Predicted 3D model of a 350-nucleotide part of an RNA (small-subunit ribosomal RNA, central domain) from a Bdellovibrionales bacterium. Model confidence (mean pLDDT): 88 of 100. Rfam family: Bacterial small subunit ribosomal RNA. Gene Ontology terms of the family: structural constituent of ribosome and ribosome.

[in-house]
Context: one part of a larger RNA
RNA sequence: UUGGGCGUAAAGGGUAGGUAGGUGGUUACGUAUGUCUGAGGUGAAAUCCCCGAGCUUAACUUGGGAAGUGCCUUGGAAACGGCGUAACUAGAGUACUAGAGAGGUUCGUGGAAUUCCCAGUGUAGCGGUGAAAUGCGUAGAGAUUGGGAGGAACACCAGAGGCGAAAGCGACGAACUGGAUAGGCACUGACACUCAACUACGAAAGCGUGGGUAGCAAACAGGAUUAGAUACCCUGGUAGUCCACGCUGUAAACGAUGGGUACUAGGAUUUGUGGGAGUUGACCCCUGCAGAUCCGGAGCUAACGCAAUAAGUACCCCGCCUGGGAAGUACGGUCGCAAGACUAAAACUC
Numbered sequence: 001u002u003g004g005g006c007g008u009a010a011a012g013g014g015u016a017g018g019u020a021g022g023u024g025g026u027u028a029c030g031u032a033u034g035u036c037u038g039a040g041g042u043g044a045a046a047u048c049c050c051c052g053a054g055c056u057u058a059a060c061u062u063g064g065g066a067a068g069u070g071c072c073u074u075g076g077a078a079a080c081g082g083c084g085u086a087a088c089u090a091g092a093g094u095a096c097u098a099g100a101g102a103g104g105u106u107c108g109u110g111g112a113a114u115u116c117c118c119a120g121u122g123u124a125g126c127g128g129u130g131a132a133a134u135g136c137g138u139a140g141a142g143a144u145u146g147g148g149a150g151g152a153a154c155a156c157c158a159g160a161g162g163c164g165a166a167a168g169c170g171a172c173g174a175a176c177u178g179g180a181u182a183g184g185c186a187c188u189g190a191c192a193c194u195c196a197a198c199u200a201c202g203a204a205a206g207c208g209u210g211g212g213u214a215g216c217a218a219a220c221a222g223g224a225u226u227a228g229a230u231a232c233c234c235u236g237g238u239a240g241u242c243c244a245c246g247c248u249g250u251a252a253a254c255g256a257u258g259g260g261u262a263c264u265a266g267g268a269u270u271u272g273u274g275g276g277a278g279u280u281g282a283c284c285c286c287u288g289c290a291g292a293u294c295c296g297g298a299g300c301u302a303a304c305g306c307a308a309u310a311a312g313u314a315c316c317c318c319g320c321c322u323g324g325g326a327a328g329u330a331c332g333g334u335c336g337c338a339a340g341a342c343u344a345a346a347a348c349u350c
Stems, first nucleotide, its partner, number of pairs: 004321003007304002012318001014201004021194003025088007033081002035077008049065006091191001092188003096183003103177007110154001115149007125136002162169002206247006215241002220236004258317006266295011299306002323350003332343004
């Protein structure tokens, strides 16, 4: 390479947009580039294969044939792919109507709680643990009442619920704004799918500059525990956690399951929306579309399990895997302020 694979054995890129490329709906006509077919030319000899011949056989030597999958020229076919022309509406999109939603950004507002400060009442403890101690407190703590400051997070509602490409999103109000869905079927007329490169987004931690700092809390200090205790427990506590701007670009970034299209028993629940029946109305009943879950049959699977949201049956495109260790390391390169990230071996060893 051929081939086989990627939920858990090695293997799905963190997610999206997207160029080249690959792939691509229905009908008609044309073309003849792929495709199929006939003929001709060429395809050196030797070798290989078949039938013979010669050394006593064989190896060996040798005659003839076949083959030579390829290329070129030429005649033809037109189903399929391509290309060209014309058309279509089932894919895709636009417009209209309707409601759902923690989708995003910005500004403002609110209450509960913790902490701190001030004042009142009040007196000897508080705190903490397995037990203690460090710590706080007669310079009046803790408790309690009133007032104030400030930062961060939004109980109940809350749901296997919703939204988002993923990361993720949860108090309330306003402004701006993205997407999806349903309905009727007006318009465009294949405009589609996927996607190296590239671009954007991307939890937490971390970095830079400037703010902010209530609580929590790496580091650090002290108290315990212990043989020791650079820990687990306790008292403190700085970065950080928060905001603005910039960087980093990684996670068990997980459904450990790439995206798209079509098809393939059922049952139950739930969200949004439409139709029918019924009703004063909600509920209930039948039914469609789009999501989110649970169970289960065929089928698949090494098994576990998956099972219309497939890991079933097929097709298209991308990414990735090829024994364990060395190693996601070294070297080189690119990026980064750094930390490091991406790309990525070998010797050796089992």